[in-house]
RNA sequence: GGGCGCUUGGCGCAGCUGGCAGCGCACCUGGCUUACAACCAGGCGGUCACAGGUUCGAGUCCUGUAGCGCCCA
Numbered sequence: 001g002g003g004c005g006c007u008u009g010g011c012g013c014a015g016c017u018g019g020c021a022g023c024g025c026a027c028c029u030g031g032c033u034u035a036c037a038a039c040c041a042g043g044c045g046g047u048c049a050c051a052g053g054u055u056c057g058a059g060u061c062c063u064g065u066a067g068c069g070c071c072c073a
Base pairs, nucleotide, nucleotide: 001072002071003070004069005068006067007066010025011024012023013022019056027043028042029041030040031039049065050064051063052062053061
């Protein structure tokens, strides 16, 4: 330098054919317990890496940039 893949909450990840952003863990509150853990009920938390484009509408499609990984030279 070239090719491919990944980037979504604190962490690990889903998100179909473009149409309400979700799951688990963690965290917070309450219950249970002498107490803690476990368990039960409820809750908080998102610039979908960044910028632009297409579209009535983009996490999803297109272009560029950045970071990480793999391969080739």
This is a predicted structure of a 73-nucleotide RNA (transfer RNA) from an Acidimicrobiales bacterium. Its Rfam family is "tRNA". By type it is a transfer RNA. Its family is annotated with triplet codon-amino acid adaptor activity in the Gene Ontology. The source organism's lineage runs through Bacteria, Bacillati, Actinomycetota, Acidimicrobiia and Acidimicrobiales. The coordinates come from a structure-prediction model, not an experiment, and the mean pLDDT is 83.